[in-house]
Predicted 3D model of a 74-nucleotide RNA (transfer RNA) from an Oscillospiraceae bacterium. Rfam family: tRNA. Its family is annotated with triplet codon-amino acid adaptor activity in the Gene Ontology. The family's RNA type in Rfam is transfer RNA. Its mean pLDDT, the model's own confidence on a scale to 100, is 80. It was read from a public genome assembly. Taxonomically the source falls in Oscillospiraceae (Bacteria, Bacillati, Clostridia, Eubacteriales).
This record gives sequence, structure tokens and C1' cells, in this order.
RNA sequence: GGCGGUGUAGCUCAGUUGGCUAGAGCAUUCGGUUCAUACCCGAACGGUCACUGGUUCAAGUCCAGCCGCCGCUA
Repeated sequence: GGCGGUGUAGCUCAGUUGGCUAGAGCAUUCGGUUCAUACCCGAACGGUCACUGGUUCAAGUCCAGCCGCCGCUA
């Protein structure tokens, strides 16, 4: 250099051929339970869906560009 994959919450990830308000587990905080701690149960907090633009009534999802990471190849 060429080709392919990937980027969604602090972390690991889901999101089934575009459809209303974007989710799970862990972590954090609060509460319950306990003599107390842990486990366990409940709740809350947390997201410009890497970034820019395009298509569409509607985009995390489709298209183009760009950046990072991973792999294959010369």
C1' cells in the first nucleotide's frame, strides 16, 4: 500500500433485513435485609450510538468520507 472486521453507559456487550420514549450484566450511589459485614432483593444515576456529511416522513441500523483499534496479505 491492498482487503476484511470493529467503534453503542465508567467496563464487557445486545440491539433479527430502518419505525415511536436506546437496553442488559458488572461497577457507582441510595434503600431493604443483618447485631454488623458479605451475599441477596429493590431503586436511582449514567449515552452527542467515534467523528463529518448524505438518503428517507423517520437512521444505532442504509450510503460516502474521515479517525482509532484488530486481523489477513504484498